C1' cells in the first nucleotide's frame, strides 16, 4: 500500500427492500410477600457519518470513520 468481515437501546440479539424495527437482559414502576427473591404485567431507550438509487432503505449503491482479520 491492498483486499475481506464488522457496525442496530446501557449489553447482547433478530428483520434482508414495506404495517408501531423483535426479542432477551439491565433499569424504572406496579401486582404478590410479614420483607427480600422468584414470578407476572407494564414504562423508557437503538439501526456508526454523508450523500445516491427507490414511491419506500436497518437492507442495495458510493464515500468517510472505527474494530477485527489475511496478503505484502
Nucleotide at each position: 500500500g491492498g483486499g475481506g468481515c464488522u457496525a442496530u437501546g446501557g449489553g447482547g440479539u433478530a428483520a434482508a427492500g414495506g404495517c408501531u424495527a423483535u426479542c432477551c437482559u439491565u433499569g424504572c414502576c406496579g401486582a404478590c410477600u410479614c420483607c427480600a427473591g422468584a414470578u407476572c404485567g407494564g414504562c423508557u431507550g437503538a439501526u456508526c457519518g454523508c450523500g445516491g438509487u427507490u414511491c419506500g432503505a436497518u437492507u442495495c449503491c458510493g464515500u468517510g470513520u472505527a474494530g477485527c482479520c489475511c496478503c505484502a

Transfer RNA from a Halobacteriota archaeon, 72 nucleotides, folded computationally. The coordinates come from a structure-prediction model, not an experiment, and the mean pLDDT is 81. It matches the Rfam family "tRNA". The sequence is in RNAcentral, with records from ENA. The organism belongs to Halobacteriota, within Archaea.